[in-house]
Context: one part of a larger RNA
RNA sequence: UUGGGCGUAAAGGGAGCGCAGGCGGUUUAUCAAGUUUAUGGUUAAAGUUCGGGGCUUAACCCCGUGAUGCCAUAGAAACUGGUAGACUAGAGUGCAGGAGAGGUUAGUGGAAUUCCAUGUGUAGCGGUAAAAUGCGUAGAUAUAUGGAGGAACACCAGUGGCGAAGGCGGCUAACUGGCCUGUAACUGACGCUGAGGCUCGAAAGCGUGGGGAGCAAAUAGGAUUAGAUACCCUAGUAGUCCACGCCGUAAACGAUGGAUACUAAGUGUUGGAGAAAUUCAGUGCUGUAGUUAACGCAAUAAGUAUCCCGCCUGGGGGAGUAUGCGCGCAAGCGUAAAACUC
Numbered sequence: 001u002u003g004g005g006c007g008u009a010a011a012g013g014g015a016g017c018g019c020a021g022g023c024g025g026u027u028u029a030u031c032a033a034g035u036u037u038a039u040g041g042u043u044a045a046a047g048u049u050c051g052g053g054g055c056u057u058a059a060c061c062c063c064g065u066g067a068u069g070c071c072a073u074a075g076a077a078a079c080u081g082g083u084a085g086a087c088u089a090g091a092g093u094g095c096a097g098g099a100g101a102g103g104u105u106a107g108u109g110g111a112a113u114u115c116c117a118u119g120u121g122u123a124g125c126g127g128u129a130a131a132a133u134g135c136g137u138a139g140a141u142a143u144a145u146g147g148a149g150g151a152a153c154a155c156c157a158g159u160g161g162c163g164a165a166g167g168c169g170g171c172u173a174a175c176u177g178g179c180c181u182g183u184a185a186c187u188g189a190c191g192c193u194g195a196g197g198c199u200c201g202a203a204a205g206c207g208u209g210g211g212g213a214g215c216a217a218a219u220a221g222g223a224u225u226a227g228a229u230a231c232c233c234u235a236g237u238a239g240u241c242c243a244c245g246c247c248g249u250a251a252a253c254g255a256u257g258g259a260u261a262c263u264a265a266g267u268g269u270u271g272g273a274g275a276a277a278u279u280c281a282g283u284g285c286u287g288u289a290g291u292u293a294a295c296g297c298a299a300u301a302a303g304u305a306u307c308c309c310g311c312c313u314g315g316g317g318g319a320g321u322a323u324g325c326g327c328g329c330a331a332g333c334g335u336a337a338a339a340c341u342c
Stems, first nucleotide, its partner, number of pairs: 004312003007295002012309001014200004021193003025087007033080002035076008048066001050064005090190001091187003094183005102176007109153001114148007124135002161168002205246006214240002219235004257308006265286009290297002315342003324335004
């Protein structure tokens, strides 16, 4: 290489857009590159295939023959491809409706925590399994009124919705992306996938400048304990929040790449269309055939097929490490071994 695989055994890239490349609907004509037929040439000898022969056999040797490949000439035209034309079932546009925590920016609301001021009020509060550290007669906790500030949005709330993924939840407005249904007016294969590339990408972390209520790595103290660098308690700094710029990783999970087509039913739910039967698009459960090592999956496939990409290759460790290279301010990330060992 052939071949076999990737839900859980090794293996789906975190996600999208997309250049090259690969693959690609119906139909007519044409060309003849692929394809195919015939003939010829070439393919040194040896070797090799097949047939036969010679050493008693075999190995070995000899004779004949064939093979794939390449080139040329002449034909074929179903399929692939090229060219020219046509079509509408794929794809897209228009028109009429629809749902939504999709995104960005600005404004705004109430509850709660904390803090500040003032009033009432007096000896405790807080915390735990129990305590103590801590707070409090310089008047705390509790309660009432007023104020400040930051962060998050109870109920509604739902195997509900939206988004490519990460993710998105008070309310209002502006700007803005996508999706669904109906219609069939328009374009006429404009499609699918996508190595590189580009963009997005939770949390933590980093840089500069703000902000800082609550929470809280680190840290301090109190407990527990043989010890307790923990679990529990009292405090508490980075951080968590905002702006801009980096980082580029996660059990980034459905541990399941994308697209298309086909293959019993039943039942819930969301959004459309329809008078209804029903139907389209999502999202769940059960389940037949089939499939699977089993568990399970089962029209949202892990079934039956086609196309394209990514990835796996004796196992455990060494190791997602070293080295080199690339990226990064750094932390580190990406790519990625070997010796040795069981």
The prediction has a mean pLDDT of 85. This is a predicted structure of a 342-nucleotide part of an RNA (small-subunit ribosomal RNA, central domain) from Erysipelothrix rhusiopathiae. NCBI's taxonomy places the organism under Bacteria, Bacillati, Erysipelotrichales, Erysipelotrichaceae, Erysipelothrix. Rfam family: Bacterial small subunit ribosomal RNA.